[in-house]
Context: one part of a larger RNA
RNA sequence: GACGAACGCUGGCGGCGUGCUUAACACAUGCAAGUCGAACGGUGACGAAGAGCUUGCUCUUCUGAUCAGUGGCGAACGGGUGAGUAACACGUGAGCAACCUACCCUUGACCCUGGGAUAACAGCUGGAAACGGCUGCUAAUACCGGAUAUGAACUCAGCAGGCAUCUGCAGAGUUGGAAAGCUCCGACGGUCAGGGAUGGGCUCGCGGCCUAUCAGCUUGUUGGUGAGGUAACGGCUCACCAAGGCGACGACGGGUAGCCGGCCUGAGAAGGCGACCGGCCCCACUGGGACUGAGAUACGGCCCGGACUCCUACGGGAGGGAGCAGUGGGGAAUAUUGCGCAAUGGGCGGAAGCCUGACUCCGCAACGCCGCGUGGCGGGACGACCGGCUUCCGGUUGGAAACGGCUUUCAGCAGGGACGAAACUGACGGUACCUGGCAAAGAAACGCCCGAUAACUACGUGGCAACCUCCGGGGGUGAACGUAGGGUGCGAGCGUUGUCC
Numbered sequence: 001g002a003c004g005a006a007c008g009c010u011g012g013c014g015g016c017g018u019g020c021u022u023a024a025c026a027c028a029u030g031c032a033a034g035u036c037g038a039a040c041g042g043u044g045a046c047g048a049a050g051a052g053c054u055u056g057c058u059c060u061u062c063u064g065a066u067c068a069g070u071g072g073c074g075a076a077c078g079g080g081u082g083a084g085u086a087a088c089a090c091g092u093g094a095g096c097a098a099c100c101u102a103c104c105c106u107u108g109a110c111c112c113u114g115g116g117a118u119a120a121c122a123g124c125u126g127g128a129a130a131c132g133g134c135u136g137c138u139a140a141u142a143c144c145g146g147a148u149a150u151g152a153a154c155u156c157a158g159c160a161g162g163c164a165u166c167u168g169c170a171g172a173g174u175u176g177g178a179a180a181g182c183u184c185c186g187a188c189g190g191u192c193a194g195g196g197a198u199g200g201g202c203u204c205g206c207g208g209c210c211u212a213u214c215a216g217c218u219u220g221u222u223g224g225u226g227a228g229g230u231a232a233c234g235g236c237u238c239a240c241c242a243a244g245g246c247g248a249c250g251a252c253g254g255g256u257a258g259c260c261g262g263c264c265u266g267a268g269a270a271g272g273c274g275a276c277c278g279g280c281c282c283c284a285c286u287g288g289g290a291c292u293g294a295g296a297u298a299c300g301g302c303c304c305g306g307a308c309u310c311c312u313a314c315g316g317g318a319g320g321g322a323g324c325a326g327u328g329g330g331g332a333a334u335a336u337u338g339c340g341c342a343a344u345g346g347g348c349g350g351a352a353g354c355c356u357g358a359c360u361c362c363g364c365a366a367c368g369c370c371g372c373g374u375g376g377c378g379g380g381a382c383g384a385c386c387g388g389c390u391u392c393c394g395g396u397u398g399g400a401a402a403c404g405g406c407u408u409u410c411a412g413c414a415g416g417g418a419c420g421a422a423a424c425u426g427a428c429g430g431u432a433c434c435u436g437g438c439a440a441a442g443a444a445a446c447g448c449c450c451g452a453u454a455a456c457u458a459c460g461u462g463g464c465a466a467c468c469u470c471c472g473g474g475g476g477u478g479a480a481c482g483u484a485g486g487g488u489g490c491g492a493g494c495g496u497u498g499u500c501c
Stems, first nucleotide, its partner, number of pairs: 001500003005497005012372006018365002020330001025328003029325003034073003039070002042067001047062007080283001082281001090207007099200002104196007112146004121136006152175005158169004181188001209255003216246003221243008258280004262273004285306005308319004338361001340359001344358001345356004376406002379403001387396001389394001410442001413436004420428001446489004451470002456485005467472001
C1' cells in the first nucleotide's frame, strides 16, 4: 500500500459498489419454465337470436370464457456452486481431405394417394394414498403404408485439381427412401437437397503448482491386420499377430489446486491472488445407467443401488435449494420468507398476450471507495470563571466560551414534480430535482505523545501493578506503568488482529 474481512470504541447525510472466504452440512413454507384453440377431439360459463309455453323455466342455433387431455416448440438457455480435475481442463496458435448443427437467412425441387389405432370421455373396478386395471367410442400438423425424386448413397469408366487416404464437375447403372395441414384469405406452416450464419465435436504445437524422504512405470499396455461402433478420426471396443511404449529434459506415485481475461504490490524485473464483472470447464444428495431429442448422458426428467428425511390403513409410497428469499447448524463473520415485469433480455404464439426470484428496483450492513456536513465572519479580547502548571510575578486552556450581530449546506416541514417510453405501458416513486419557510438549531469520535515517529508536564505507584512493533522501560525525581491537564495525528471514522506485496 491492499482486502469479499473480523474484533474494540464511536457513529450525521448522500452517491456508486460489495456482502457464507467456514458445513459440496441438513432443510419447514412460497415462488424460480412454460406456452400455443391459427395442429386436434372434447368440456361448454357468460352473452345474443329463435321456438315452446305453465311468464319464468325448458329446448335449439351462434359466439366462445374456462378446464384437463392428444400434438408442437421450449424445458440442453438463463440462474447457482467449485466438490472433483495437474487433464488438450484452461490459455494461445494451428488443423479436420475425419465431423454434427433445431430455430434463422438464401437457392432449387416438391406437398399425390390410402390405412389402422389411441388419450381425453363413458361404464365397471383395485388401492389408505401414490397410482392404476378392464370394456367401449373418437380426432389430428400423432402413427403406419403406396406413388413420385431435382437431388442423396454405392459401383463403373471420363475430365480437372490437390495434401497420401482423396476432392470437384458432367455421364451410365444399382439401391433404399419424402411430405401436413390450418386459415380471420392477409398469413402461418410441411418434405428433400445445396449454400450461409450461429453453436458445438475432435486432433496437434507451445505455456502455466510442490515433492526424488516417490526411480522405475505400463498388458488394451505400444504398434499392425480385420471387424464393430460413432456425427466423426482413433485400442474407442473386439479377434488375431508382433513386443513394444514412457522415464533424471523427472515417467510412475504422493500432496495441493477449477483455468484464463484480470486483481493487489512493485520504478521495473518480478512476487502473490483468481471475491465481484466477462470467457471456458466441471458438478447438481452419493454411486452407476441409459431413454427422449438437432442438442443431455439432462440442477427444479427417468431407472437401479446407497445414506438420510417424511407419509402410511404396514400392503406400500414421497423427497433432493451448490435457483430467489428464508430456517437450523458450523463459524471471528456475511442481508429481505420485499416490489415489478415499466425497461433490457429470454421461451411460446401470426398477434393480442402469457410466463420469466434472469433482470430492474427496494430493504439491511461505515463492508469499501468518493462527496458533504457537524457552523462562518468580525466584535467580545487591554483575554471572565473552572481546571491544570508555577520560580507565586505569571504563563496555559484561549486566535476558546458565554454574550450581541450574521448565514442556512445537509437533515427535518410544506408546495410543485420528472428523465428513464416513438405509441398503450413506470415497480422504482410523490423518488431525484426545484421552490418556499424554520431555527445555530439535530450531527465527533478514536489512537498516540522515550527513540525509530509528529506530540510534555504534574501527581500516584515503587522490578509491584501494569506497558511493549523492535530496542526496551518500571527496584523512590518514571516525558515509556495509572490518572489528570496539555499536545499531536487522523476524522465518520479511529485503532487492533489476520493475509499478500
Predicted 3D model of a 501-nucleotide part of an RNA (small-subunit ribosomal RNA, 5' domain) from an uncultured bacterium.
The RNAcentral record of the full RNA draws on ENA and SILVA.